A computed fold for a 71-nucleotide RNA from a Candidatus Pacearchaeota archaeon, annotated as transfer RNA. RNAcentral holds the sequence, with entries from ENA. It matches the Rfam family "tRNA". The family's RNA type in Rfam is transfer RNA. Rfam's curators write: Transfer RNA (tRNA) molecules are approximately 80 nucleotides in length. Rfam links the family to the GO term triplet codon-amino acid adaptor activity.
RNA sequence: GGAUGCGUAGUUCAAUGGUAGAACAUUCGGCUCCAGACCGAAAAACGAGAGUUCGAUUCUCUCCGUGUCCA
Numbered sequence: 001g002g003a004u005g006c007g008u009a010g011u012u013c014a015a016u017g018g019u020a021g022a023a024c025a026u027u028c029g030g031c032u033c034c035a036g037a038c039c040g041a042a043a044a045a046c047g048a049g050a051g052u053u054c055g056a057u058u059c060u061c062u063c064c065g066u067g068u069c070c071a
Base pairs, nucleotide, nucleotide: 001070002069003068004067005066006065007064010024011023012022013021018054026042027041028040029039030038047063048062049061050060051059
């Protein structure tokens, strides 16, 4: 330099165009003498920008970050 994959919650992962979910973790409450375990609840995310569409996490383009292959 060329080709290609990936980017979603603090972490690990779902969601193939129609209100973004789960587990663990965190916080609060219950239980307990206390803590843990267990039970209930809450907060928390689509890498950035643009395009297509009535509607985009999803499709297209550019950029950023990262992995792989070729040179």